[in-house]
RNA sequence: GCGCCAGUAGCUCAGUUGGUUAGAGCAGGUGUCUUAUACACACCCGGUCGUAGGUUCAAGUCCUGCCUGGCGUA
Numbered sequence: 001g002c003g004c005c006a007g008u009a010g011c012u013c014a015g016u017u018g019g020u021u022a023g024a025g026c027a028g029g030u031g032u033c034u035u036a037u038a039c040a041c042a043c044c045c046g047g048u049c050g051u052a053g054g055u056u057c058a059a060g061u062c063c064u065g066c067c068u069g070g071c072g073u074a
Stems, first nucleotide, its partner, number of pairs: 001073007010026004019057001028044005050066005
């Protein structure tokens, strides 16, 4: 250089053919329980879906450029 894959919450990830609220677990906070802590249970918090454009009535999802990381190849 070329090819392929990935980028979604603080972390690990899901998100089906583009379609009507962006989710789960862990982490964090509050409460219940306990003499207290832990466990358990309930609730809460947390996202411009890497970035810039495009297509579309509608984009996390499709197309293009760029950025970051990984793998392969000479």
Molecule: transfer RNA
Organism: Propionibacteriaceae bacterium